RNA sequence: GCAGAGUAGGAUCUGAUGCGUUAAGUGUCAUGUGAACGGGGAGUUGUCACGUGGACGAAAAGCAAGUCUUGCGGUAUCAGGUUCGCAUCCCGCUGC
Numbered sequence: 001g002c003a004g005a006g007u008a009g010g011a012u013c014u015g016a017u018g019c020g021u022u023a024a025g026u027g028u029c030a031u032g033u034g035a036a037c038g039g040g041g042a043g044u045u046g047u048c049a050c051g052u053g054g055a056c057g058a059a060a061a062g063c064a065a066g067u068c069u070u071g072c073g074g075u076a077u078c079a080g081g082u083u084c085g086c087a088u089c090c091c092g093c094u095g096c
Base pairs, nucleotide, nucleotide: 001096002095003094004093009084010083011082012081013080014079015078016077017076018075019073020072021071028054029053030052031051032050033049034048035047039091040090041089042088060070061069062068063066
């Protein structure tokens, strides 16, 4: 000098168990606080979590009448598969 490995996390699929369907949740905008971000250091205008506020907004059906069933929700958690992947900077690791 060249090539490569490795994280958190994101997306998506499957399964299980819940929640809602008397509309919470999800998504979206503004704002505040906090956290995490390859092995080490730094770290954002990016990511995530939580709080507050605004706008928007939904799929119910069945009969056996229930602690029911089948659906529905950009629904929650967990497990597994696939895929993307340190914003960036410096150093380190492996091979040549």